[in-house]
Predicted 3D model of RNase P RNA and transfer RNA as a complex of 416 nucleotides. The prediction has a mean pLDDT of 78. Rfam match: Bacterial RNase P class A. Rfam links the family to the GO terms ribonuclease P activity, tRNA processing and dimeric ribonuclease P complex. Rfam classes the family as a ribozyme.
RNA sequence: GAAGUCCGCCAGACCGUCGCUGGCGUCGUGUUUGACGCUGGAGGAAAGUCCGGGCUCCACAGAGCGGGAUGCUGGGUAACGCCCAGCCGUUAUAAGUCGUCGGCGCAAGUCGGCGAUGAAGGCGAGGAACAGGGCCACAGAGACGAGUCGCUUCCGAAGCUGGAAGCGGGUGAAACGCGGCAACCUCCAUCCGGAGCAACACCAAAUAGGCGGACGUCGACGCUGCUCGCCGAGUCCGCGGGUAGGUGGCUAGAGCGCAUCGGUAACGAGGCGCCCAGAGGAAUGACGGCCAUGGCGCUUUGCGGCGCCAACAGAACCCGGCUUAUCGGCGGGCUUCGAUU
RNA sequence: UCCCUGGUAGCUCAAUGGUAGAGCAACCGGCUGUUAACCGGUAGGUUGCAGGUUCGAGACCUGCCCAGGGAGCCA
Repeated sequence: GAAGUCCGCCAGACCGUCGCUGGCGUCGUGUUUGACGCUGGAGGAAAGUCCGGGCUCCACAGAGCGGGAUGCUGGGUAACGCCCAGCCGUUAUAAGUCGUCGGCGCAAGUCGGCGAUGAAGGCGAGGAACAGGGCCACAGAGACGAGUCGCUUCCGAAGCUGGAAGCGGGUGAAACGCGGCAACCUCCAUCCGGAGCAACACCAAAUAGGCGGACGUCGACGCUGCUCGCCGAGUCCGCGGGUAGGUGGCUAGAGCGCAUCGGUAACGAGGCGCCCAGAGGAAUGACGGCCAUGGCGCUUUGCGGCGCCAACAGAACCCGGCUUAUCGGCGGGCUUCGAUU
Repeated sequence: UCCCUGGUAGCUCAAUGGUAGAGCAACCGGCUGUUAACCGGUAGGUUGCAGGUUCGAGACCUGCCCAGGGAGCCA
C1' cells in the first nucleotide's frame, strides 16, 4: 500500500425573520392569565414491546407440589436469555503454495481451467440418551423388540434342516455399538410472589348499594330432628347505570464529559468539572440566505459553471440490553499478500 | 400499558413431524334445440417472510410482517 473481516464514533454547520412549548425574572391584573427579556427543547434507534431491573401498590410463617425460564468453563453487572475472555465442535473462502490438464513459446517461462491445502472471521438453545417413557417414514434381512442376506470355521450329521462363533456386502441420518432424537415428554442444577405510571396518592364531578346468577358461611322461619324449602345479611360474576376534569408521581440519574490507576477484556475505583426535553390529543416547526460533503443531470477541450436530491425515523415513568429500519462519512484492531528500509 | 387468536389454491376450510388435500369457483370435453343442473377430465401452492432443530418442518423453536379481538376508572 491492496484485499478481506470485526469493532467504535458522527448523523451537516452558521445567520436572520415568523411561530410552538418548559423554567426563571420584571411589569400589568381581584384570580385565571397576558406582555417583555433571558434560557432549555428528540434518537441511535425515541420503534418492536422480546428479555432484565429501579419505582409504586397489593399479597406474604416456612417448606413442598404445580407452572415458567435458563443451561460448556470462568469473569462482569443492580439484574439479564446481555457483555467479555477461554475451551470444544462446525463452516466458509481470498491471496499464496502444491498437483494436474490445456494454449503460447526453441527455452526460461507465462496465461487459463480443475482439484487439494489454506487466515483473521462466521455460526453454536454447547448439561444429561447406562433413571424411565415415546418416536425413527422410504430403503433395507434387520431400526433396538429381536432376528439371520451372504461367506468361513466348529458342534451335529450320509445329506438337508438346525445350533454357536467370527467376518463381509448392501440400504440408510443412524446397523446391534449401551445407535440417533431432549428446539418430544422427562431427569439434574440454578433462578422466578402478582400487577403495572390508565401503577399509586389527593381534589372535584356523577350516581340506580337496581336486576339476574353462582357459592356456601351466619342469622331468622317452616320442621321433633337431619335432609330440604324460603327470607335476610355476606362474597364473587354478569347485565344495567355514572364520570371521561384537575394536581402530584415527572425527571439529578446504575447521569454526562475529561484525564489517572487496576484489569488481556467486559468493567471497576477514587478525582475534577457539568446540568442536558418534560408535553399531555400531545410542543420540539416553517421560510430565506450562505458555506461544507456526497450523488445525479446539463454544459465546457479543460479549469470550472448551473440545476436537482440528501437516510431511517418522532420522547409519553425511568434505566441496562437484544432485535429490526437506516443516505452516507470518519477512526481503529486482526489476518493474508506485495513493496521499501 | 397488559393480554389473546389467526395467516395453507381465487373463496371457505382440512392435514400424528413422513408424497400438501376437500368443497365451491375457473378451464376443456360430453349430455341438450340452447342454458342451468348432471357426468368425465385438467390446471392452479415461495403453506405470510427469514433463519434454526431434525435424516426429514405446513406442524417444533427464534426473530420480523400483516390482520382481528379483549381488559383497565367510579359506584